[in-house]
C1' cells in the first nucleotide's frame, strides 16, 4: 500500500465416464470337468465399493514468476533482505459421465 495478481503440483472434499471390485443373468459363445461346476467371455445392476483414472478450492498446503518495500554498488530493471496482510457466508442456478470446498462467487447478505 493492495477490488486483495498469474500459472504449476498436490490435498481435504466429490462423484461414477472408463478400469478394476462385488451382485445377478447367459453359459446351444471357448475352455476344463464323467457330473454339479469351475476359468473365461458377453448383457445387466450396485459409488449406502478401500481403490486406479476423473473434477478439485478466495476464504487448504505448496513452488515458480510477477508487484512492492528497504538497502547495497561497479547505477545494469543488476546484487542482498523482506512484505504480498485479512477473509463469517446461504438459498438458487451452471458445467462435465456426474458431483463437489468447481463456477456464478471475496456474489447476496452477516
Nucleotide at each position: 500500500a493492495a477490488u486483495a495478481g498469474a500459472c504449476g503440483g498436490c490435498u481435504a472434499g466429490g462423484g461414477u465416464u472408463c478400469c478394476g471390485g462385488c451382485c445377478u443373468c447367459c453359459c446351444g459363445c471357448c475352455u476344463c470337468g464323467u457330473g454339479a461346476g469351475a476359468g473365461g467371455g458377453g448383457a445387466g445392476g450396485u459409488g449406502a465399493c478401500u481403490g486406479g483414472u476423473c473434477c478439485g478450492a478466495g476464504a487448504g498446503c505448496u513452488g515458480u514468476c510477477g508487484a512492492c518495500c528497504u538497502u547495497c554498488c561497479u547505477c545494469g530493471c543488476g546484487g542482498a533482505g523482506g512484505u504480498u496482510a485479512c477473509a463469517c457466508g446461504g438459498a438458487g442456478g451452471g458445467a462435465u459421465a456426474a458431483a463437489a470446498g468447481c463456477c456464478c462467487g471475496g456474489g447476496a447478505g452477516a

This is a predicted structure of a 110-nucleotide RNA (Guanidine-I riboswitch aptamer) from a marine eukaryotic metagenome.
The sequence is in RNAcentral, with records from MGnify.
The prediction has a mean pLDDT of 79.